[in-house]
The prediction has a mean pLDDT of 84. The part of an RNA shown here (large-subunit ribosomal RNA, domain IV) has 329 nucleotides and comes from Nitzschia ventricosa. NCBI's taxonomy places the organism under Eukaryota, Sar, Ochrophyta, Bacillariophyceae, Nitzschia. A source record names the gene rnl. The full RNA is in RNAcentral, with records from ENA. It matches the Rfam family "Bacterial large subunit ribosomal RNA". Its family is annotated with ribosome and structural constituent of ribosome in the Gene Ontology.

Context: one part of a larger RNA
RNA sequence: UUACAUUGAAGGAACUCGGCAAAAUGACUCCGUAACUUCGGAAUAAGGAGUGACUUUUUUCGGGAAACCGUGAAAAGUUGUCACAAAAUCGAGGACAGCGACUGUUUAACAAAAACACAGGUCUCUGCUAAUUCGUAAGAAGAUGUAUUGAGACUGACGCCUGCCCAGUGCUGCAAGAUUAAUAGAAGAAGUUUUUUGCUUCAACUAGAAUUCCCAGUAAACGGCGGCUGUAACUCUGACGGUCCUAAGGUAGCGAAAUUCCUUGGCAUUUAAUUGGUGUCCUGCAUGAAUGGCGUAACGACUGUCCUACUGUCUCCAGUGUAAUCUCA
Numbered sequence: 001u002u003a004c005a006u007u008g009a010a011g012g013a014a015c016u017c018g019g020c021a022a023a024a025u026g027a028c029u030c031c032g033u034a035a036c037u038u039c040g041g042a043a044u045a046a047g048g049a050g051u052g053a054c055u056u057u058u059u060u061c062g063g064g065a066a067a068c069c070g071u072g073a074a075a076a077g078u079u080g081u082c083a084c085a086a087a088a089u090c091g092a093g094g095a096c097a098g099c100g101a102c103u104g105u106u107u108a109a110c111a112a113a114a115a116c117a118c119a120g121g122u123c124u125c126u127g128c129u130a131a132u133u134c135g136u137a138a139g140a141a142g143a144u145g146u147a148u149u150g151a152g153a154c155u156g157a158c159g160c161c162u163g164c165c166c167a168g169u170g171c172u173g174c175a176a177g178a179u180u181a182a183u184a185g186a187a188g189a190a191g192u193u194u195u196u197u198g199c200u201u202c203a204a205c206u207a208g209a210a211u212u213c214c215c216a217g218u219a220a221a222c223g224g225c226g227g228c229u230g231u232a233a234c235u236c237u238g239a240c241g242g243u244c245c246u247a248a249g250g251u252a253g254c255g256a257a258a259u260u261c262c263u264u265g266g267c268a269u270u271u272a273a274u275u276g277g278u279g280u281c282c283u284g285c286a287u288g289a290a291u292g293g294c295g296u297a298a299c300g301a302c303u304g305u306c307c308u309a310c311u312g313u314c315u316c317c318a319g320u321g322u323a324a325u326c327u328c329a
Base pairs, nucleotide, nucleotide: 001324002323003322004321005320006319007318008317010315011314014313019310027051028050029049030048031047036041038157052079053078054077055076056075057074058073059072061070062069063068080084092308093307094306095305096304097303098302099300100299104116105115120155121154122153123152124151125150132141133140134139158295159294160293161292163225164224165223168222169221170218171217172216173215177213178212183207184206185205188202189201190200191199192198226244227243228242229241230240253287254284265281266280267279268278269277270276
């Protein structure tokens, strides 16, 4: 000096990105236990008290014919230690908020999470030789199943809900019209041939599928959801009006948010002091409804903030033990 243990006056998070690490709690019995709640929970909530040994009495259960033996409990008394769950093992607790309902799964070897999954919800396809998938095929899975089936996609318990837009893209339908290939027919034209019969090439026009155009439906399909301007008897604001554009102009909710640039927004609260936390406001750069919106008891090695307890994290370092390093013998 390092590692691992261990102890520490006074203070007690002043340390630090952050209580990281450590300390503290810890068993059983009795008492007691809030908000909230899906009435199950929350809950070992929180917060208290007791616990040794011996004596006596009462007594539970088991065995036994009984005496009695074993086991547990209660009451009263006696007695020792600073300390009786004397070691070891062995929950710190509470309050508020975000996200995800939950148990579960995951980056074997830097990420365990708010990511994935999930029960539940919705849409689309699927009538059986099913759709879908694998295979060149035979064939196979689906399924020895049959629409309460099977497949694909999105959302993600539960509660309250899920607004407007089909102009674009997609999908579905319709078959009237337009367009369209090979091909079939074919007026005719050209070449060849001395001529005819022929042969070869080209060809107006007619017929000719899906597709595409056209028409309609469809957003829990992909997606989208405005601007300028005037106006109320202080001022401000604008219920009201005008105008332009659009397929339609963002509804209910929530909102400086895991989303807010300006921004450390304004106000309140928390602190002596807070770019933090919470509540509220709305001026939403650039919220918003199954790309789900907003709540939510329970749960979480998740994330942020605060309080109690506790402590060498710190003020500020020091001692001890063990094992090394270094020096000398």